Small-subunit ribosomal RNA, central domain from an uncultured organism, 351 nucleotides, folded computationally. RNAcentral holds the full RNA, with entries from ENA, Greengenes and SILVA.

Context: one part of a larger RNA
C1' cells in the first nucleotide's frame, strides 16, 4: 500500500459528548474542479511487439508498421459531482395532550432484625461442630420482658421471563430540584443527518490522601480443631476496610465475551408500556398497531456450537481492533499518578 478477519480459535474501543476528517434524502438552476468525449501537440532514438528485406541460415543487421496505457492545450457533453441559488417532507427536529418506571441529585420520615449498655426477673450452663474444642457464664451468662443511645441495610410486594439507565450501574415511604425514552392526533422548522482520529466528561469492587463514622460483616492477625503437615476448608474473637463529606485512582470475564447508524428479509408463542376497534351492563375476552423484553424457529448464515426481524441473514456508510505460541502487556523510552500503579508499547532469543 493491499487481502482475509473480530460471539467461543489472534481481535470490539467499558461507555458516553463531540471537533477535524469520511459518507449522506427530494426536485430544479447554475457551474465545469473531477468525470467522460473528440481534434491537436507532446510521449527522442535504440529497444520489446507484428510485417518485409540483406549477410548460404541464425545472430545481427536495415526499411516500415503498432506499442509508449502518460501529460498539456483547445472543443464539447452533464449522469455522478465542487462552491452557490431557490423550492420540498418520506431523514432530523421542535411544540401540544397522555400514561409507565429500583433512571439521577439534596435534605427529611419509617419499621423489622443484629450487638452494646441499663431495669427489674431467673439459674446453672450458654454457644459451636462431622464430633469437638478453645471462647462466653456463679463478679449471675444464655433463654424471656421492658427503656435508651446508635450505625448499616431496607424482608413480604419481587418476576430463574419485571422496569429504568449509555455503560458503569439502580430496589423501605414522601417531598424539592432537574434529565431521558414511549405513545397519540395534529401543527411547524426545513437535511439542520450518520460516524467519529485526537479532544473532554462518566465511569463497578478494591486500594490511596484528609475529616468524621463504626451496628453487623471481616483481609491482615491470634486462639481452637482438622491433618503426615494444614501458613487453607469448619468453629471463637478480630484491625484496615465495609458506612459519610471532599478530593484522587481509571481498571474488570467492565460480558450479550457480539461497536455505531440507517434499510430490506417466511412464521409461532409469552411478557413490560401506549393507542385504536369488535363485544359487554362493567370487567374479562378477542382483533390491529407502535415502542420495550423473552422463547422457539423458515430461509439464509456458521468450522461446529449456533445465530436467525433484538442476526452471527442481505446490504451501505464511519470508527475500533487481529496477523503463530512463549519471551510479554514485560523492558526502555515518554505522558498521566501521593502511592499503588494505570496508559502507550519493542527486541535479542527459543519452539
Nucleotide at each position: 500500500c493491499u487481502g482475509g478477519g473480530c460471539g467461543u480459535a489472534a481481535a470490539g474501543g467499558g461507555c458516553g459528548c463531540g471537533u477535524a476528517c469520511g459518507c449522506g434524502g427530494u426536485u430544479u438552476c447554475g457551474g465545469a474542479a473531477g468525470u467522460c468525449a473528440a481534434c491537436g501537440g507532446u510521449g527522442a532514438a535504440a529497444g520489446c511487439c507484428c510485417c518485409g528485406a540483406g549477410c548460404u541460415c541464425a545472430a545481427c543487421u536495415c526499411g516500415g508498421g503498432a506499442a509508449u496505457u502518460g501529460c498539456c492545450u483547445u472543443u464539447g457533453a452533464a449522469a455522478c459531482c465542487a462552491a452557490g441559488g431557490a423550492a420540498c417532507u418520506a431523514g432530523a427536529g421542535u411544540g401540544c395532550u397522555g400514561g409507565a418506571g429500583a433512571g439521577g441529585c439534596a435534605a427529611g420520615c419509617g419499621g423489622a432484625a443484629u450487638g452494646u449498655c441499663c431495669a427489674g426477673g431467673g439459674u446453672a450452663g450458654c454457644g459451636g461442630u462431622g464430633a469437638a474444642a478453645g471462647g462466653c457464664g456463679u463478679a449471675g451468662a444464655u433463654a424471656g420482658u421492658g427503656g435508651a443511645a446508635g450505625g448499616a441495610a431496607c424482608a413480604u410486594c419481587u418476576g430463574a421471563g419485571c422496569g429504568c439507565g449509555a455503560a458503569g450501574g439502580c430496589g423501605g415511604c414522601g417531598u424539592u430540584c432537574g434529565g431521558g425514552a414511549c405513545a397519540g392526533a395534529c401543527a411547524c422548522u426545513g437535511a439542520c443527518g450518520c460516524u467519529g482520529a485526537g479532544g473532554c466528561g462518566c465511569g463497578a469492587a478494591a486500594g490511596c490522601c484528609a475529616g468524621g463514622g463504626g451496628a453487623g460483616c471481616g483481609a491482615a492477625c491470634g486462639g481452637g480443631a482438622u491433618u503426615a503437615g494444614a501458613u487453607a476448608c469448619c468453629c471463637c474473637g478480630g484491625u484496615a476496610g465495609u458506612c459519610c463529606u471532599g478530593g484522587c485512582u481509571g481498571u474488570a470475564a467492565a460480558c450479550g465475551a457480539u461497536g455505531a447508524a440507517c434499510a430490506c428479509u417466511u412464521g409461532g408463542u409469552g411478557u413490560g408500556g401506549g393507542g385504536g376497534g369488535u363485544a359487554u351492563a362493567a370487567a374479562g375476552u378477542c382483533c390491529c398497531u407502535c415502542c420495550g423484553u423473552g422463547c422457539c424457529g423458515a430461509a439464509g448464515a456458521u468450522a461446529a456450537c449456533u445465530c436467525g426481524a433484538u442476526a452471527a441473514g442481505u446490504g451501505u456508510u464511519c470508527c475500533g481492533c487481529c496477523u503463530g505460541g512463549g519471551g510479554a502487556g514485560u523492558a526502555c523510552g515518554g505522558c498521566c499518578g501521593c502511592a499503588a500503579g494505570g496508559c502507550u508499547g519493542a527486541a535479542a532469543c527459543u519452539c